[in-house]
A computed fold for a 72-nucleotide RNA from a Candidatus Nealsoniibacteriota bacterium, annotated as transfer RNA. NCBI's taxonomy places the organism under Bacteria, Bacteria candidate phyla, Candidatus Nealsoniibacteriota.
C1' cells in the first nucleotide's frame, strides 16, 4: 500500500428511505416498606466527523477518522 467487516443514550441492542429513533439495564424521581433489597409508576439520556442524492438520509453514494480481520 489494497482488500473486506464494524461504528446508535453509561453499557448491551433494534430500525423496510416516511413517527417524538426500540428495547434492556444502569442514572435520577415517585411510590410499597418501619428501613434495605425486591416489585410498581414515571423522566433524562444516542445515529462516528464532513460532503452528496431526494420533498425527506441511522438507511442510498463519495470522502474521512476509529476499531477488527485478510493479503502484500
Nucleotide at each position: 500500500g489494497c482488500g473486506g467487516g464494524u461504528g446508535u443514550c453509561g453499557u448491551a441492542u433494534a430500525a423496510c428511505g416516511g413517527c417524538u429513533a426500540u428495547u434492556a439495564u444502569a442514572a435520577c424521581u415517585c411510590u410499597c416498606u418501619u428501613c434495605c433489597a425486591a416489585g410498581g409508576a414515571g423522566u433524562a439520556g444516542a445515529c462516528g466527523a464532513g460532503g452528496g442524492u431526494u420533498c425527506g438520509a441511522c438507511u442510498c453514494c463519495c470522502u474521512u477518522c476509529a476499531c477488527c480481520c485478510g493479503c502484500u
Its Rfam family is "tRNA". The family's RNA type in Rfam is transfer RNA. Its mean pLDDT, the model's own confidence on a scale to 100, is 81.